Context: one part of a larger RNA
C1' cells in the first nucleotide's frame, strides 16, 4: 500500500524448513529355541555411553582493557593522588556479560507403498497373490510429535473496547404523516436514494524517556493517572584491611640533645567500585 473503519488481545493451518538424529555396549528374554555335542541366536523391553542437533549460564572453568589490589622504571619538588611504559607496563584475583571444556532437552504413533508374502478368483470346468476385488510388508516416502506460516488475491475465525456524524442540493421512484378537493387529483414535509461540502473522531505516524530489541530501518516498553532512564539511598556483590592518626621498629647517622627509617600492629570484615535488584518524583519523558 492491498484485504472495503480502526484498535488491543488469542487462534486456525493452506503453504515452507530440518536429518535431527545415529551409533555402540550392557541387563532380561536365555545358557532358552536350535543342535549328538562343542556351541548357541531372534523378537519384545529396559540401562549407560559416544557422535551430531537444539538451547542455557545453577555449577565446573575461560576471557572479562567495568572493577579491586601489589609492585617495577620514571615524570608531576616531597606526601597523598596521579600520567607514560608499542592503545592491560608487569603481576595477583574478579559481577554482570559472552562462552565450553559446564548443565539440559533430544524416538514414538499413525497413515499410503517397494521388493516380497499372501486371501479369495476367472479367462483356461483344473491351476494361478490379478485380470475385478481384498489382507500385510522396509533405516526409505507422507503426516502427528519441533519451528514458521492470513500477501492463503477464495486476502481467513473469535472476545472485547472506539467511530459509523452533520449542512446543503435534488429526489425519476417508493413507503408514511399533514392540508386541500370538483374525489380524478393538487401542495407541502419526513424517511430511504443521488450529488457536493465542511468539520469531529477512533486510531495511526512525529516528539520525549528507554531496553527482553538493534549495522539503518525495525520490534518491544514507559511518558506524571508515571518507577522509563539518571542522581540519592539501601540491598546483594568484587577486591582485600584505604588516607591520616597512634603505638612499635632492625639499622644508620650524630654536636650525644637528638634525628632517619623499611618494615609490623591497632582504628579497619576497612576504603574504593558496580553494567545487578529494590525504595524514592530530586532531575529529564512538559507542552504538543
Nucleotide at each position: 500500500u492491498g484485504g472495503u473503519g480502526g484498535c488491543c488481545g488469542u487462534c486456525u493451518g493452506a503453504g515452507g524448513g530440518g536429518a535431527a538424529g545415529c551409533u555402540g555396549u550392557c541387563c532380561u528374554c536365555a545358557g532358552u529355541a536350535c543342535g549328538a555335542g562343542a556351541g548357541g541366536a531372534a523378537c519384545a523391553g529396559g540401562g549407560c555411553a559416544g557422535c551430531g542437533u537444539g538451547g542455557c549460564c545453577u555449577c565446573u572453568g575461560g576471557c572479562g582493557u567495568a572493577c579491586c589490589g601489589g609492585u617495577u622504571g620514571u615524570c608531576u619538588g616531597a606526601u597523598a593522588a596521579g600520567g607514560c611504559a608499542a592503545u592491560a607496563g608487569c603481576c595477583g584475583g574478579g559481577c554482570a556479560g559472552c562462552u565450553a571444556a559446564g548443565c539440559c532437552a533430544u524416538u514414538g504413533a499413525g497413515g499410503a507403498u517397494a521388493a516380497g508374502a499372501g486371501c479369495u478368483g476367472a479367462a483356461a470346468g483344473c491351476a494361478u497373490c490379478u485380470a475385478a476385488g481384498c489382507u500385510c510388508g522396509a533405516a526409505g516416502c507422507c503426516u502427528c510429535u519441533c519451528c514458521u506460516g492470513a500477501a492463503a488475491a477464495u486476502a481467513g475465525a473469535c472476545c472485547g473496547c472506539c467511530u459509523u456524524u452533520c449542512a446543503c442540493a435534488u429526489u425519476a421512484c417508493u413507503g408514511c404523516c399533514u392540508c386541500u378537493u370538483u374525489c380524478g387529483g393538487g401542495a407541502g414535509g419526513c424517511a430511504g436514494g443521488u450529488g457536493u461540502g465542511g468539520a469531529c473522531g477512533a486510531g495511526a505516524g512525529c516528539u520525549g524517556g528507554g531496553a527482553u530489541a538493534g549495522a539503518a530501518g525495525a520490534u518491544c516498553c514507559c511518558g506524571u493517572u508515571g518507577a522509563u532512564g539518571g542522581a540519592a539511598c539501601a540491598g546483594a556483590g568484587g577486591u582485600g584491611u584505604g588516607c591520616g592518626c597512634u603505638g612499635g621498629a632492625a639499622g644508620g647517622c650524630u654536636u650525644a640533645g637528638g634525628c632517619c627509617g623499611a618494615c609490623c600492629a591497632g582504628u579497619u570484615u576497612a576504603g574504593c567500585c558496580u553494567g545487578c535488584u529494590g525504595u524514592c518524583c530530586c532531575c529529564a519523558a512538559u507542552c504538543g

Predicted 3D model of a 288-nucleotide part of an RNA (large-subunit ribosomal RNA, domain VI) from a Nitrososphaerales archaeon. The organism belongs to Nitrososphaerales, within Archaea. Model confidence (mean pLDDT): 80 of 100. The RNAcentral record of the full RNA draws on ENA. It matches the Rfam family "Archaeal large subunit ribosomal RNA".